[in-house]
Context: one part of a larger RNA
RNA sequence: CUGGGCGUAAAGGGUGUGUAGGUGGUGUACUUAGUCUUUUGUUAAAGCUCGGGGCUCAACUCCGAAAAAGCAAAAGAAACGGGUACACUAGAGAGUGCGAGAGGUUUAUGGAACUCAUGGAGUAGGGGUGAAAUCCGUUGAUAUCAUGGGGAACACCAAAAGCGAAGGCAAUAAACUGGCGCAUUUCUGACACUGAAACACGAAAGCGUGGGUAGCGAACGGGAUUAGAUACCCCGGUAGUCCACGCCCUAAACGAUGUUCUCUAGCUUUAGGAAGUAUCGACCCUUUCUGAGGCGAAGCUAACGCGUUAAGAGAACCGCCUGGGUAGUACGAGCGCAAGCUUAAAACUC
Numbered sequence: 001c002u003g004g005g006c007g008u009a010a011a012g013g014g015u016g017u018g019u020a021g022g023u024g025g026u027g028u029a030c031u032u033a034g035u036c037u038u039u040u041g042u043u044a045a046a047g048c049u050c051g052g053g054g055c056u057c058a059a060c061u062c063c064g065a066a067a068a069a070g071c072a073a074a075a076g077a078a079a080c081g082g083g084u085a086c087a088c089u090a091g092a093g094a095g096u097g098c099g100a101g102a103g104g105u106u107u108a109u110g111g112a113a114c115u116c117a118u119g120g121a122g123u124a125g126g127g128g129u130g131a132a133a134u135c136c137g138u139u140g141a142u143a144u145c146a147u148g149g150g151g152a153a154c155a156c157c158a159a160a161a162g163c164g165a166a167g168g169c170a171a172u173a174a175a176c177u178g179g180c181g182c183a184u185u186u187c188u189g190a191c192a193c194u195g196a197a198a199c200a201c202g203a204a205a206g207c208g209u210g211g212g213u214a215g216c217g218a219a220c221g222g223g224a225u226u227a228g229a230u231a232c233c234c235c236g237g238u239a240g241u242c243c244a245c246g247c248c249c250u251a252a253a254c255g256a257u258g259u260u261c262u263c264u265a266g267c268u269u270u271a272g273g274a275a276g277u278a279u280c281g282a283c284c285c286u287u288u289c290u291g292a293g294g295c296g297a298a299g300c301u302a303a304c305g306c307g308u309u310a311a312g313a314g315a316a317c318c319g320c321c322u323g324g325g326u327a328g329u330a331c332g333a334g335c336g337c338a339a340g341c342u343u344a345a346a347a348c349u350c
Stems, first nucleotide, its partner, number of pairs: 004321003007304002012318001014201004021194003025088008034080001035077008049065006091191001092188003095184005103177007110154001114150007125136002162169002206247006215241002220236004258317006266295011299306002323350003332343004
């Protein structure tokens, strides 16, 4: 190794594109270093197995036979696999016609709220809390009206809804742009799947340069609470949050469930299409394809649960796990401005 696993026990890479590699549809013909059959050689003796013999038996030992993978050579087979050639259309892709969408980028515009400034009007409080106080206010606050400025986020619609590879995406309009579904079966003719590397993307926080800063708000200051209160509550408030460009590359990056393909009862809700039926037309109804949910046959599971969106039955490929701690640490290496990230042990100990 034969012969284990990865939803929650250790274990699915954060996600995609994709090189090598691995794997690969249907038919015919030819071929044969894989494969299969036969033969020969070799594979020391002992041993193992079988049949006999000898020690009183056995162990032990002697004789004979047989077996034996592998390697090499020869002859043959052509189902499978490989190769070559020709062909095919069920995989895959393209075309045509429709369709939905917070998919992405850029620019412009809008209203509500908030805040600031100015002005009007107005007077003693306001604010805040469990209760208070710090705080603001007679240099006129709060409440109210008008005008102007500013930044950030887009109520309702809104949904178990939609889109995206993931991260994620929500006011409106325009421009540019990626992907997807359905119908048709017009074209190509296996062009496919997976994917070590590599490359690209990658929330928040953080970093660099330059802007911006309304609200919120780490740090920080103050007021309370308390035995204390480096907190929870309150008053303030810097970085940050926002924009442009460049880095960082990590998350409970989760469905804690890798990607692709085939098969295996249904019921129900919902989103996008198509056909039929119906109708003046739109609904309704039936069928069907593609998504997103709920419940459940069989089956699976340690149980919980999963159950055509599988954790069921199979196939291909990749990643990962192997008792706890030490430790996702040390060392080395690569990357980074730094913070740190990636790769990744051992002694010792239970």